Predicted 3D model of a 495-nucleotide part of an RNA (large-subunit ribosomal RNA, domain I) from a Bdellovibrionales bacterium. The RNAcentral record of the full RNA draws on ENA. The coordinates come from a structure-prediction model, not an experiment, and the mean pLDDT is 83.

[in-house]
Context: one part of a larger RNA
């Protein structure tokens, strides 16, 4: 050098662990905001930062209930203080709530700078725009109305996850190219509510029998059709089922509100049963004997694996003054115009209907037209007749249905630190881009800090060696285990 045993560095794979996601269930909630929100700046503790809390009353201030020995939030310590005259802590209501931000006196490169009135000893209040409403005015133009002013202890604004309505509307793709078609009335984008929405009480369907709002579901059924009859696109009557409901247009009504009565439920919260030696062990919950309780042997935690040590858990109990919800009753105040004409129907032109103009009804209208009046009108898939059937052009309705940003309890043949959210760790942080935006890595000493007093080497260092701790220090904070890769020593044995 090689190889082979042996024994260390490095390295963080493996296993084992969970504080964190991840899917659902079943309940509650389904908003907040001019009474200044969501989000943020800055401050704010005896002591430097960072996260939580809080706002110049500043990890806090009161009141009321609960609780009953400690307590001064975490990383984290020290010193000072509070607490059986009831403190920390937890629930319920209230105060404070600095600047930005709809931000709203004006302005502005957000968190910043400038006013005016009223008031003051020093504070403090108010002053933005549209709507509505009331009042006072006031033209062309008598009357009037347009407009103007001036008040309101009327309202509205901006946020928020996916559900919902509407308004406006791609292309990529698919057709194995493309143009009708498709993707698709889909994204994306605007406007709007709501706890749901939106439909909704037949100018409805059916077939000569009947049904009897509306939604939502399992069939009918990939049928009937439509379709460069390509590619695709696709119903309805009917029948099962969920949920059920009707009313209103001038009066014994709906509808929207206040004020009260009653029952019910909502906070913290309270008690809660039973096991002892022996043995090995660092440590007993194990292992052996020998009890016990169980409306409690769901669970977690305790130096190893606990029904009976500790938290819980079955089950009981309390707590109704405020204040909430939700159900019924009472009172009581406001609003609500009359059965539907430029409507229906018709041409042109386009749109929705499973239907691409087609034999195309039906429903909507941008333009132009234009009836009837229940002795009458609409529909029954071109149109006519007869039959049957309903009553348009006003208006309101609870369930059954769709979702989950948030709460609260659970559940998993769902991850277990390259998994599982991007993020178990001061993550949407570092860090990167002028900016949209992009976006990481990083858990694990030990039962317990007992985190190595002293001593020696060295630089009054790193670092290392005794000595102590401890079951273990090759568990020493470069900390569980500690694979290969990769670099070493000792020893053999070859050359």
């Nucleotide at each position: 050098a090689g190889c082979a045993u042996u024994u260390g560095g490095u390295g963080g794979a493996u296993g084992c662990c969970u504080u964190g996601g991840c899917a659902c269930u079943a309940a509650g909630a389904g908003g907040c905001g001019a009474c200044g929100a969501a989000g943020g700046a800055c401050g704010u503790a005896a002591c430097a930062c960072g996260c939580u809390g809080c706002g110049a009353u500043a990890a806090g201030c009161u009141u009321a209930g609960g609780g009953g020995a400690g307590c001064u939030g975490c990383g984290a310590g020290u010193a000072g203080g509070c607490u059986u005259u009831g403190a920390u802590c937890c629930u319920a209501a209230g105060a404070u709530u600095u600047c930005c931000g709809a931000a709203u006196g004006g302005g502005g490169c957000a968190a910043c700078c400038c006013u005016g009135c009223c008031g003051u000893a020093a504070a403090g209040g108010c002053a933005a725009u549209c709507c509505u409403g009331c009042a006072c005015u006031g033209a062309a133009u008598u009357c009037a109305u347009a407009g103007g002013u001036g008040c309101a202890u009327g309202g509205a604004a901006g946020c928020g996850a996916a559900c919902c309505u509407g308004g406006c509307g791609a292309a990529c793709u698919g057709a194995a190219a493309c143009a009708u078609c498709u993707a698709a009335g889909u994204a994306a984008c605007c406007a709007g509510a709501g706890g749901a929405a939106a439909a909704g009480a037949c100018a409805u369907c059916a077939a000569c029998c009947g049904a009897g709002a509306u939604u939502c579901u399992g069939c009918u059924a990939g049928u009937a059709g439509u379709g460069g009859c390509g590619a695709g696109c696709g119903a309805a009557c009917g029948c099962g089922g969920a949920a059920c409901a009707g009313g209103c247009c001038a009066g014994u009504g709906g509808c929207c509100g206040g004020a009260u009565u009653u029952a019910u439920g909502a906070a913290a919260g309270c008690a809660a049963a039973a096991u002892c030696a022996u043995c090995u062990g660092g440590a007993a919950a194990g292992a052996u004997g020998a009890g016990c309780c169980a409306u409690a042997g769901u669970g977690a935690g305790u130096g190893a694996u606990a029904g009976c040590c500790u938290c819980g858990u079955a089950u009981g109990c309390g707590g109704u003054g405020a204040u909430c919800a939700u159900a019924a009753g009472u009172c009581u105040g406001g609003u609500c115009c009359u059965c539907g004409a430029g409507u229906a129907g018709g041409g042109c032109g386009g749109g929705a209907c499973a239907c691409g103009u087609g034999u195309a009804a039906u429903c909507c209208u941008g333009u132009c037209u234009g009836a009837a009046c229940a002795u009458g009108g609409g529909g029954g898939g071109a149109c006519c007749a007869c039959c049957c059937u309903c009553c348009a052009a006003g208006c309101c309705u609870a369930a059954a249905u769709a979702c989950u940003a948030c709460u609260u309890a659970g559940u998993g043949a769902c991850c277990g630190a390259u998994a599982g959210u991007g993020a178990a760790c001061g993550a949407g942080u570092a860090c990167c881009g002028u900016g949209a935006g992009g976006g990481a890595a990083a858990g694990g000493u030990g039962a317990a800090a007992a985190g190595c007093a002293c001593c020696c080497c060295a630089a009054c260092g790193c670092g290392g060696g005794g000595a102590g701790u401890g079951a273990a220090a090759u568990a020493g904070u470069a900390c569980c285990u500690g694979a290969a890769a990769c670099c070493g020593a000792a020893u053999g044995c070859u050359u």